Record summary:
Transfer RNA from a Patescibacteria group bacterium, 72 nucleotides, folded computationally. Model confidence (mean pLDDT): 84 of 100.

């Protein structure tokens, strides 16, 4: 240099062109003598940046950062 994967909540990840969810983790409330398990609530994502196509893009296309891997 060529080539394939991937970038979303503090962390780990799903979806699907049409209000982004789950899991732990954090915060508040029940349970409990107390703590942990266990309930219930509840915040936190302008989905890596920018531009394209669409009525609508986290989803499709292009560049451009970053990451992991093949090849050489």
């Nucleotide at each position: 240099c060529g080539c394939g994967g991937g970038g979303a909540a503090g962390u780990g990840u799903a979806a699907u062109g049409g209000u982004u969810g789950c899991a732990c983790a954090c915060a508040g409330g029940g349970c409990u003598c107390a703590u942990a398990a266990c309930c219930c609530u509840g915040a936190g994502g302008u989905a890596g940046g920018g531009g394209g196509u669409u009525c609508g893009a986290u989803u499709c296309c292009c560049u451009c950062c970053c990451c992991c891997g093949c090849a050489a």

It was read from a public genome assembly.